[in-house]
RNA sequence: UGCGGCCGCUGGCGGGGCGACCCGUCCAGAGGAAAGUCCGAGCACGAGAGGACAGGGUGGUGGGUAACGCCCACCCGGCGCCGGCCUGCGCCGAGGGACAGUGCCACAGAGAACAGACCGCCGAUGGCCGGGCAACCGGCUCAGGCAAGGGUGAAACGGCGGGGUAAGAGCCCACCGCCCGGCGCGUGAGCGUCGGGGCACGGCAAACCCCACCCCGUGCAAGGUCACGCAGCCGCCGCGGGCCGCGCAAGCGGCCCGACCGCCUGUCCGGCGGGAAGGCGACGGGUGGACCGCUUCAGGGCGUCGGCAACGACGCUCGCAGAGAAAUGGCCGCACGGCUCUGCAGGUCCACGCGAGUGGAAACCGCAGCGCCCGACAGAACUCGGCUUA
Numbered sequence: 001u002g003c004g005g006c007c008g009c010u011g012g013c014g015g016g017g018c019g020a021c022c023c024g025u026c027c028a029g030a031g032g033a034a035a036g037u038c039c040g041a042g043c044a045c046g047a048g049a050g051g052a053c054a055g056g057g058u059g060g061u062g063g064g065u066a067a068c069g070c071c072c073a074c075c076c077g078g079c080g081c082c083g084g085c086c087u088g089c090g091c092c093g094a095g096g097g098a099c100a101g102u103g104c105c106a107c108a109g110a111g112a113a114c115a116g117a118c119c120g121c122c123g124a125u126g127g128c129c130g131g132g133c134a135a136c137c138g139g140c141u142c143a144g145g146c147a148a149g150g151g152u153g154a155a156a157c158g159g160c161g162g163g164g165u166a167a168g169a170g171c172c173c174a175c176c177g178c179c180c181g182g183c184g185c186g187u188g189a190g191c192g193u194c195g196g197g198g199c200a201c202g203g204c205a206a207a208c209c210c211c212a213c214c215c216c217g218u219g220c221a222a223g224g225u226c227a228c229g230c231a232g233c234c235g236c237c238g239c240g241g242g243c244c245g246c247g248c249a250a251g252c253g254g255c256c257c258g259a260c261c262g263c264c265u266g267u268c269c270g271g272c273g274g275g276a277a278g279g280c281g282a283c284g285g286g287u288g289g290a291c292c293g294c295u296u297c298a299g300g301g302c303g304u305c306g307g308c309a310a311c312g313a314c315g316c317u318c319g320c321a322g323a324g325a326a327a328u329g330g331c332c333g334c335a336c337g338g339c340u341c342u343g344c345a346g347g348u349c350c351a352c353g354c355g356a357g358u359g360g361a362a363a364c365c366g367c368a369g370c371g372c373c374c375g376a377c378a379g380a381a382c383u384c385g386g387c388u389u390a
Base pairs, nucleotide, nucleotide: 001335002334003333004332005331006330007329009029010028011027012026013024014023015022016021031377035388036387038386039385040384041383042382043219044218045217046216055215056214057213058212059211060074061073062072063071064070075095076093077092078091079090080089081088096210097209101208102207103204104203105202118150119149120146121145122144125143126142127140128139129138130137131136158176159175161173162172163171177199178197179196180195181194182193183192184191185190223292224291225290226289232283234281235280236279237278239258240257241256242255243254244253245252246251260274261273262272263271264270299318300317301316302315303314304313305312306311336375337374338372339371341369342368343367344366346365347364348361349360350359351358352357
C1' cells in the first nucleotide's frame, strides 16, 4: 500500500422523541498536489462621474481563454545533436526602445566613445653619416608616417580575400555584414530580392528613463436573514384621603392634604422638584446563537465534428466531502513491497585437479524464516483557471 472482518467518526436520507438527542444489514466521505498563497478570475461588501497625476505590473507576432505574468503555433537570436550539405530534431531567451535625455563600462590595457600607439611595420619625404663627378646608392631611425600583425580586455571604432602602398588604411574592388529606399510574399513578427550608400550609428534599459497596454480597495472571519435576552432611548399607564364642578348614574376634570421618589443634606425640620420606581408597547448598536452564503459548476466522462495545436461546437451521460476548529480513523487477519538479522548453498567466487569432480567462502543474485513506534509527499475549510514546490 491492497483486500476482508469488527468497532467508531462526518454529512445525507428514513424512523422515533415536546426537546436535548437516539436508532439504522441504507447512501456518500481528500489530493495530484487539497500545500506555497505567487499570478488571473467569479462572488460579496465598501468606495468611485469621466479623465489626469502618483504607484504597481506586462512587453517579438498571431491565436486560445471569463481572464492571466498561463497555454498553443510561428518569427528572430543563442546553444547542442544526426548528417557530406540543404534540410531536420531538441533546449534556452525579462525577446519594445540605446539618433528623446541623463548615467555607467570594474580589473587589465598605450587607448573604453566621436579613443589610442606599449611591442611592432615603415622611414617614400625632410634631417644626419658614408660612398659617388653626377644621377643616385647604402646606413641611422632624429623628425615623422601607419594601424596590418602581436599584446590587454566582456567589449578596441565592420569581417575576409585581392589590388594598392615606403609601410599601411573602405584608399579601391568582390563577397558577407550594416544603413537607406523600392518591389514581391505573409494577417503579422518577418522573409526573399533589386538598387543606392564606403560605413556614419560600441555595449548596458533585471540603471534612471521613454513608448504601448493593463490595474480602485478589502477578502467567505466577504456578506445576508431570523429569534431571544440586555444597555440605551421614545410613548402610554401608574398610590391614598377630602372638597368643589359637570352628570340621573357610572364616571370625568380641577384643587388641597398626606404618603412615595429625587435634590439641598450625613440625620431631623423645612424648602424645591417629580410622576418616578414598576408595568406595557415601539425602536434598538455591539457580542454570542441559529440559518443562508455552501457547493450545480468557466463541472466530470464518452462520442462526433472543426482546428497544426492550445482549444471550441454539438450530442449523450454522470452527480462526485461540505465541517464550522474541523469527520475521512483504530484494531485484527491475509497478501504485496522495503529494511535488519539468521540459515541454505542453486547461480556466483576461491583453491586443487588434464578432466569428471572434490573441498571451502557467504560480498552479490536466489530461496526460506524471525523481527521492524517500515508503507512516498501530504491532507479539504467559498469556488474555479494557472504557475511553483514536495